[in-house]
RNA sequence: AGAUCAUCCAGAGGAUCCGAGGGGCCUGGCCCGAUGACGGUCCGGCAACCUGCCCAAGGGCAAGGUGCCAACGCCAGGAACGAUGAGGA
Numbered sequence: 001a002g003a004u005c006a007u008c009c010a011g012a013g014g015a016u017c018c019g020a021g022g023g024g025c026c027u028g029g030c031c032c033g034a035u036g037a038c039g040g041u042c043c044g045g046c047a048a049c050c051u052g053c054c055c056a057a058g059g060g061c062a063a064g065g066u067g068c069c070a071a072c073g074c075c076a077g078g079a080a081c082g083a084u085g086a087g088g089a
Base pairs, nucleotide, nucleotide: 004086005085006084007083008082013043014042015041016040017039021032022031023030025078026077027076028075029074044069045068046067049065050064051062052061053060054059073081
C1' cells in the first nucleotide's frame, strides 16, 4: 500500500450527554429507535491477533499494545466489497 497472511454463526453493559434517525453502499427483506436508538464520555466487561511467563511438544497462565461488547459483517443477491489483527515495502 487497490500488495500479503489470518479471522469475521463463540463471548462481553451500566451510568451520563445529545436528540432522530440507525443497522457501510445498491436492490429486496428483517430488525433497533422519543420507554431516547445512532453517536460522544466515564466506568465495567469479553476475547486472545501481537506481547510476557511456563512447557519436550501439544498446550497452559497473564493481560502490556490493538480490537470488540443487538441480531452471522442482521439476512439474500451484487461490487474495484468491508472490518480487525499481523506484517513493514
The RNA shown here (SAM riboswitch aptamer (S box leader)) has 89 nucleotides and comes from Nonomuraea sp. NEAU-A123. The model forms 96% of the base pairs in the Rfam consensus. Its mean pLDDT, the model's own confidence on a scale to 100, is 85.